About this RNA
SAM riboswitch aptamer (S box leader) from a soil metagenome, 112 nucleotides, folded computationally. Model confidence (mean pLDDT): 82 of 100.

RNA sequence: CAUCCAGAGGGGUGGAGGGACUGGCCCAUCGAAGCCCCGGCAACCACCUCGGACCAUCGGUUCGAGGGGAGGUGCCAACUCCAGCAGGUCGCAGCCGAAGGCCUGGAAGAUG
Numbered sequence: 001c002a003u004c005c006a007g008a009g010g011g012g013u014g015g016a017g018g019g020a021c022u023g024g025c026c027c028a029u030c031g032a033a034g035c036c037c038c039g040g041c042a043a044c045c046a047c048c049u050c051g052g053a054c055c056a057u058c059g060g061u062u063c064g065a066g067g068g069g070a071g072g073u074g075c076c077a078a079c080u081c082c083a084g085c086a087g088g089u090c091g092c093a094g095c096c097g098a099a100g101g102c103c104u105g106g107a108a109g110a111u112g
Stems, first nucleotide, its partner, number of pairs: 001112004009038005017027003021084004039076003044072002047067009080108001085105006
């Protein structure tokens, strides 16, 4: 800096935890984490094609569009599981405010 409402799991081993943190809510002895094997998803990097700009040249840099899935990562319960901070709005119908719902932005985190 970019992305995070899409997508994709079986076996072996192991034996009680796991979902980052806190609160909730879930998953798990019908077998958690970890490790191994095989499979899959996706398309960040790499690769290929096309176009623009630039450097000033048998080429290179950069931006954009497209391609395929043999390479490097990543990922394969629940939207990053939900919220956390701020603002707006609905709401409870006399008013104010609370619980709560919704929207936007942020923080934190994850991956490249």